This is a predicted structure of a 1487-nucleotide RNA (small-subunit ribosomal RNA) from Micavibrio sp. The RNAcentral record of the sequence draws on ENA and SILVA. The source organism's lineage runs through Bacteria, Bdellovibrionota, Bdellovibrionia, Pseudobdellovibrionaceae and Micavibrio. Rfam family: Bacterial small subunit ribosomal RNA.
């Protein structure tokens, strides 16, 4: 100088957020155990369980210098050994933690004590005596062990003497001791005093749980006296008194040895009490004493009990919780080792003996600490492994190879200290030296996040993992393996336990409006807290000093083992307790006073405050009477019900009960519950003013006590209306409900219980302080002119600042800032339940758990979605209209059925004339049969041939195919080589092929919401945050279109516009188009022309531009002008972010899986075309707005050479034949049709055309299954269509025809084209869909959501339970071992006495008594186990019944209570808002 310095979080509730809150993890530790692995050493530790039972050995002896004897040896001097007597020690040391909640322990004190051995001091140590062991004899017993007779010694025993500084005392006096041994010396012995040590006793304070243990106690509490003890004391006894303890927790129950310390923690704390130290308790279980200085005694005694052993059955023996060891238990804990060498202990004078205390060794990675398993160089980045985008990467300087070293271990040698003159178990140990070889020495766990570390393969909700969250259903960094990586390392993981994190019991350091949490409210006891002031005291408080706080441990500084662990020395600390001295501000106590708290008094006003009595009117119902007639009543609609026996309605009178309209009000009163007509009586409280009185009298309030809505209970009344239960009617799938008609308890009164409610402001009471503004109720004061203004006290509201809050919100009536006191909370469920107690007549209330189970439950707010919530807006959404569908026949698609097959897909809108713009074969994917297997198709390899190909004959066959005949043709390049290319055939294997599966693995494409107006971003701002703002609001628009405002300012994808068609016009250009003018013709036919139409190019034009009105002077809207067109002119293309796991693996593409003489390929035939039926979409009709016949005018889009076809001709016609034009503004299809005129005259028709018969035509290889068309004949249903439902807002609907794609042929379908050409829209209440804002939500897979209860099944724990088994304990009684105590003692008796055959004193056996262990009987209390049966509870992917709750959840929900019901639940009464929506009232803010 130092002893001080130290504090981390994460995962998990949600779509996301903040908070609350639990669960879990990371750290440290251990007397540990288990799994895998294991080289060395040091230091420590090692039955936590059965205080279970113990074989065997050892753990306490020693002294011959106390004594007699015996034995052995002897040099005859003696020496040695030791059974017994005697002394000291066996009360220490060692073990264990059963018991004990206690003066047991810790700490600090105290007085009424003892203390062997030890130290100091004083005094003494005299004289005698009698026995008993051993021994000898006899004798009992199996043994253990005895019995009798006789002998004997002592430091054994006894008597006497002496007697103080001892003890007692009546102050005269009385009483008490000894031991010797031996050679001088010494060791002993006795009494007394003091000390030391050790022990006993008493007291203050401190440290467990439970109140579901609240009263306990009779020697109990005290006194007096006595006894007893070493000592005080009810310790014991007699008597007296009636006390003592207890909510500051007695008693009882459970658990437990206590402390120093140990672990953890920043600390405060929490947990713990192995090892070491101190104390206590115990020694097989229970009881007891003896001996002794000390014990009620671990290796002593007695008794009782259980157990074990011996036994001759008579009786005996034993106690490892000493060290080893055994068995058992258990997850689990060592050697039947060595030595007294050291340190200590006992005995002894000593030598010495004993010592499982101790010191050592052995076993065990059980822990802590240290060391090693090599070091350097080494790129061809080897091989192998793994991965791969196939290039490479990684393992990896790692290895090999080369060079070096030898710690540890090994071998050999040497060799301490521990010991001092001698003595060393450890031990030939530690250390030192030498030698040889990289030689003998690395594993374990993890790699989804937390948490450091990633890939491949296998598996396929399986196997498995998991601390929490969670992984695994075919691409798993989460399972298993591998490679690689990370961590620690002779260990590594797991399990268990403790503390920490956890501020998650909060003293330090939490909360209670809505998350768990304020008692329903007052009064008040104990307790806690308490105004101003004077003086004193000194309990608390503060300061100084002293004592104590054992050592070890922790900490600091040094030191010793090579370091460290470990050990040693010194210090600091031990935060405490006690004593003492002082201080006096604060608290406290005592005290002098005060008036600001509190109370009283006086005066005054306000009030549904309470109790009792009386009274009033309106209304309902009933009764009586009158009038009067057929309905009334009730509902969404009805019915039950009442009524012709006269209801309802109406008038008059009467009866009875209950409740008090308007006033009436976030008005008043009351502690709360609650209180409402008027009057009276009695009565409580609050308020204001006065400032008269008292003088802190106050606040809170555990227990306690009083009051306490509704329902309910008891007794007695009362009963009008209403109305649980109940009955009936409806509704409904059902309807134990909602609705209706009735209706009983009850509701009312009196008295007595109950004691609970969402008893709520979900906010305990009291006090103080902290901006304002504005209503209202009660009172006062001031000013002023009535009104009013200002101010003050007390209530009751609203808004709002600071502040607080998780947010919502609260905000002088706090949820702000503080103080005092009380109550309550600690994850969800089980459960406010069970058991127990208390209360109650009962119902039930109150107090109040656990097992088990989950990882959440919850609060506030956010964004969505949803609502049988709201507001606004839009849409052929409704309405207004027109025309359809649904009825008929047919066509077509689908379902179903059928079938060998009827291929597949599409299924609400958004599948169903859809894929399919066209199934006779083909298509074709399906079925049957028959064929092929490198394949019908692609690439590569080998061989052969130069072809191939085309035409053709015959045979077999259903054909594919096979066999076969004839004819035509005879590849290209070239270095001339069967060299190359190409083609064909044959072969081989890689492979081809698959309309096989998965659209829930995908790409692409598409549908839909929806051409709806939305969807987002940057910066800024607000919010803790998710998020909000912008995007909301007021207008406006088709539109998030635009304008205005605004903490927003801008921007993007969408809207619109840009694109195309169409409507007008100029210009340009006129052929195949056109023809006004000129000529011409049958004819724009030709000449001519390009004006017009038309064609197709460039342009123009429309923008709310102009005017008026309106609006806000805006955006815009309305009207008008002009214009071909007017407010997007009409139409099209164009489809935001996203949704539907929407559709498509059968267009195509594609991952994975599957088939490979077949799930591939080919052929023929069949099927996709079936047909009791159902549905969708269409066509044609039912007729006169029509049919038929005739007349004959006006389009546009298109298509055409394998084609469209004029014209002619034949045929009734479909069509055939001949023939012409046109590769198209030229020719053709091509005729447009509705129209117009005539006729028919309301019929199953001159409507309608199905069906069927017959005959033809066309296409095609082929019309049977299965095409279309024509002609003749036939002539069905059908007379306008139920419920329901579809389309359409203008050139639209309706109606009419034309064209095209596909296509050999086939069109009622589809896609286009034009002709004719309407009606209606008041409007947005309703249906459907959508958008915006707002609201509620328990939804977020988002209402196709969530979710409740019974029943059924399985599993688990638990309550009750007739009883039964066991433990603990209490009370009463019985029994009464051993033992000490008391009494007695007629029997026995060595020491002393005497007057001695003996007697006495004293003692003993025996006997008696009270006490008492064990045991027994009876009755309780309490705890635990089992228990037929029974009650509820919890959990468990897909069970049953319903639909209770969440939205107004479809009857708002919830609380208390009663009653009813399969169940959720329903209903009655009272209460709450934690109810949506609309309206009204009141209040507030702003103007």
């Nucleotide at each position: 100088a130092a002893a001080c310095u130290u504090a981390a979080g994460a995962g998990u509730u949600u779509g996301a957020u903040c908070c609350u809150g639990g669960c879990u993890c990371a750290g440290a530790a251990u007397g540990a155990a288990c799994g895998c692995u294991g080289g060395c050493g040091g230091c420590a530790g090692g039955c936590c369980u059965a205080a279970u039972a113990c074989a065997u050995g050892c753990a306490a002896g020693u002294c011959g210098a106390a004594c007699g004897g015996a034995c052995a040896c002897u040099u005859c001097g003696g020496u040695g050994u030791u059974a017994g007597u005697g002394g000291c020690g066996g009360a220490c040391g060692g073990g264990u933690g059963c018991g004990u909640a206690a003066c047991a322990c810790g700490u600090g004190g105290g007085a009424a004590u003892u203390u062997g051995c030890c130290c100091u001091u004083g005094a003494g140590u005299a004289a005698g005596g009698a026995a008993c062991a051993a021994c000898a004899g006899u004798u009992g017993g199996a043994a253990a062990c005895g019995a009798c007779u006789g002998c004997u010694a002592a430091u054994a025993c006894c008597u006497u003497a002496u007697a103080a500084u001892a003890u007692c005392u009546u102050c005269g006096g009385a009483u008490c001791a000894a031991a010797g041994a031996u050679u001088u010396a010494u060791c002993g012995c006795u009494c007394a005093a003091g000390g030391a040590u050790a022990a006993g006793c008493c007291c203050g304070c401190g440290g467990c749980u439970g109140a579901u243990u609240a009263g306990c106690u009779u020697g109990u509490u005290g006194g007096u006296g006595a006894g007893g003890u070493a000592a005080c004391g009810g310790c014991u006894c007699a008597c007296c008194a009636a006390g003592g303890c207890g909510a500051c927790g007695a008693u009882c129950a459970g658990u437990a040895g206590g402390g120093g310390g140990u672990c953890u923690g920043a600390g405060a704390g929490g947990a713990u009490g192995a090892c070491c130290c101190c104390c206590c308790a115990c020694a097989c279980u229970g009881g007891g004493a003896c001996u002794g200085a000390g014990a009620c005694a671990c290796g002593g005694c007695c008794c009782a009990g259980a157990c074990u052993c011996c036994u001759a059955c008579g009786g005996g023996a034993g106690g490892c919780a000493g060290c080893a060891g055994u068995a058992a238990g258990g997850a689990a804990u060592a050697u039947u080792g060595g030595a007294c060498a050291a340190u200590g202990g006992a005995g002894g004078a000593a030598a010495c003996u004993c010592u499982g205390a101790u010191c050592c060794a052995g076993c065990c990675a059980u822990g802590c600490c240290g060391c090693g398993u090599g070091u350097g160089u080494g790129a061809a980045g080897a091989a192998g492994g793994c991965c791969u985008u196939a290039g490479g990467g990684u393992u990896g300087u790692a290895a090999a190879a080369c060079a070096c070293u030898u710690u540890c271990a090994a071998u050999c040698g040497u060799g301490a200290a521990g010991a001092u003159a001698a003595u060393g178990a450890c031990u030939g140990u530690a250390g030192c030296g030498a030698u040889a070889c990289a030689a003998g020495a690395a594993g374990c766990c993890c790699c989804g996040g937390c948490u450091a570390a990633c890939u491949c393969c296998g598996u396929g909700c399986c196997a498995g993992c998991a601390g929490c969250c969670g992984c695994g259903g075919u691409a798993a960094u989460a399972c298993g393996g591998a490679g690689g990586g990370g961590g620690c390392g002779a260990g590594c993981g797991u399990u268990a336990u403790u503390c920490g994190g956890a501020a998650u019991c909060a003293c330090u350091g939490g909360g209670c409006g809505u998350a768990a949490a304020g008692c329903g409210u007052g009064c008040g006891u104990a307790g806690g807290c308490g105004g101003c002031u004077u003086a004193g005291c000194a309990a608390g408080u503060c300061a100084g000093a002293a004592g104590u706080g054992a050592a070890a441990u922790c900490c600091c500084c040094g030191g010793g083992c090579u370091c460290a662990a470990c050990c040693c020395g010194g210090g600091a600390a031990c935060u405490g307790c006690u004593u003492u001295u002082g201080a006096a501000a604060c608290u406290g106590c005592u005290u002098c006073g005060c008036u600001a708290g509190a109370a009283u008094a006086u005066u005054g006003g306000a009030g549904a405050g309470g109790u009792c009595a009386g009274g009033a009117g309106a209304a309902u119902u009933c009764c009586u009477a009158g009038u009067g007639u057929a309905g009334a009543g009730g509902u969404g609609a009805a019915a039950u019900u009442c009524g012709u026996a006269g209801a309802u309605a109406u008038u008059a009178g009467g009866a009875g009960g209950a409740a008090u309209a308007c006033c009436a009000g976030u008005g008043g009163c009351g502690u709360a519950g609650g209180c409402g007509c008027c009057u009276g009586a009695c009565u409580g409280g609050a308020c204001a003013a006065u400032c008269a009185u008292u003088g802190a009298c106050g606040c809170u309030g555990a227990g306690g006590u009083a009051c306490g809505a509704a329902a309910g209970c008891g007794u007695g009344g009362g009963g009008a209306g209403c109305a649980a239960a109940c009955a009936g009617g409806a509704u409904u799938a059902g309807a134990u409900a909602c609705c209706c008609u009735g209706g009983u308890a009850g509701u009312c009164c009196a008295c007595g219980c109950c004691g609970u409610a969402a008893a709520c402001g979900a906010u305990g009471u009291g006090a103080a302080c902290u901006a304002g503004u504005u209503g209202u109720c009660g009172g006062g004061c001031u000013c002023u002119u009535u009104a009013g203004a200002g101010u003050u006290c007390g209530g009751u509201g609203a808004c709002g600042c600071a502040g607080c809050u998780a947010a919502c919100g609260c905000a002088a009536u706090a949820a702000g800032u503080u103080c005092a006191c009380c109550g309550c909370c600690u994850g969800g469920g089980a459960a406010g339940u069970a058991c127990g107690g208390c209360c109650g007549c009962a119902a039930g209330g109150u107090u109040a758990a656990a097992a088990c189970u989950c990882a959440a439950a919850g609060g506030a707010a956010u964004u969505g979605a949803c609502g049988g919530g709201g507001a606004c807006c839009c849409g052929c959404a409704c309405a207004a209209g027109c025309g359809g569908u649904g009825g008929a026949g047919c066509a077509u698609g689908u379902g179903g059925u059928u079938u060998a097959a009827u291929u597949c897909g599409a299924c609400g809108c958004a599948a169903c004339g859809c894929g399919a713009a066209g199934a006779a074969c083909c298509u074709u994917a399906c079925c049957a049969a028959c064929c092929c297997u490198u394949g019908a198709c692609a690439u590569c390899c080998c061989g052969a041939u130069c072809g191939c190909g085309g035409a053709u004959u015959a045979c077999a066959g259903a054909g594919a195919u096979g066999u076969u005949u004839u004819c035509c043709u005879u590849c290209a390049g070239c270095u001339c080589g069967g060299c190359u290319g190409g083609a064909u055939c044959g072969g081989u294997g890689a492979c081809a092929g698959g309309u096989g599966c998965u659209g829930c693995a995908c790409g692409g494409c598409u549908g839909u919401c929806g051409u709806c107006a939305g969807c987002u971003c940057g910066u800024g701002u607000c919010g803790u945050g998710a998020g909000a703002u912008g995007u909301u609001c007021g207008g406006u628009u088709a539109a998030g279109u635009c304008c205005g405002g605004c903490a927003a300012c801008g921007a993007g994808c969408g809207c619109a516009a840009c694109c195309c068609c169409u409507a007008u016009u100029u210009c340009u250009a006129g052929u195949u188009g056109c023809c006004a003018u000129c000529a011409u013709u049958u004819a724009g036919u030709u000449g001519g022309g390009c004006a017009c139409u038309c064609u197709a190019g460039c342009a123009a034009a429309a923008c709310u531009g102009c005017c008026g009105g309106u609006g806000a002077u805006a955006a815009g809207c309305c009207g008008g002008a002009g214009g071909a067109a007017g407010g997007u002119g009409g139409g099209g293309a164009c489809g935001a972010c996203g949704u539907c796991a929407a559709g498509u693996c059968a267009u195509c593409a594609u991952g994975g899986c599957c088939c490979u003489u077949a799930c591939g390929g080919g052929u023929u035939g069949g099927g996709c075309u079936a047909c009791a039926c159902a549905c969708g979409u269409g066509c044609u009709a039912c007729a006169a707005u029509g049919g038929c016949a005739a007349u004959g005018a006006c389009a546009a889009u298109g298509a055409g050479c394998u084609g469209c076809u004029a014209g002619g001709u034949g045929g009734u016609a479909a069509c055939g034949c001949c023939a012409u034009g046109c590769u198209a503004a030229u020719c053709u299809c091509a005729a447009a049709a509705a129209a117009u005129u005539g006729u028919c005259u309301c019929a199953g028709u001159u409507c309608g055309g199905a069906u069927u018969g017959g005959g033809g035509g066309c296409u095609g290889c082929a019309a049977c299954u299965c095409g279309c068309c024509c002609c003749c004949a036939u002539g069905a249903a059908g007379u306008u269509g139920g419920a329901a439902u579809c389309g359409c807002u203008a050139g639209u609907a309706a109606u009419c025809g034309c064209a095209a794609a596909u296509c050999a042929g086939c069109a009622u379908g589809u896609u286009g084209c034009g002709g004719u050409g309407a009606a209606u829209a008041c409007g947005u209440u309703c249906c459907c869909g959508g958008g915006u804002c707002u609201u509620g939500u328990a939804c977020a897979c988002a209402c196709c959501g969530c979710c409740c209860g019974u029943c059924a099944a399985g599993c688990a724990a638990u309550g009750g339970g007739a009883g039964u088994u066991g433990g603990u304990u209490c009370u009463a009684c019985c029994c009464g071992a051993c033992g000490g105590c008391c009494g007695u003692a007629c029997g026995c008796u060595a020491a002393c006495c005497u007057u001695u055959u003996a007697g006495g004193a004293g003692g003993c056996a025996g006997c008696g008594g009270a006490c008492c262990a064990c045991g027994g009987u009876a009755g309780g209390a309490u705890c635990a186990g089992c228990g037929a049966c029974u009650g509820g509870u919890g959990c468990u992917a897909a069970g049953u019944c319903g639909u209770a709750a969440c939205a107004a959840g479809g009857u708002a929900g919830c609380c208390g209570u009663u009653u009813c019901g399969g169940a959720a639940g329903g209903a009655g009464c009272g209460g709450c808002u934690g109810g949506a929506u609309c309206a009204c009232c009141u209040c507030c803010u702003u103007u």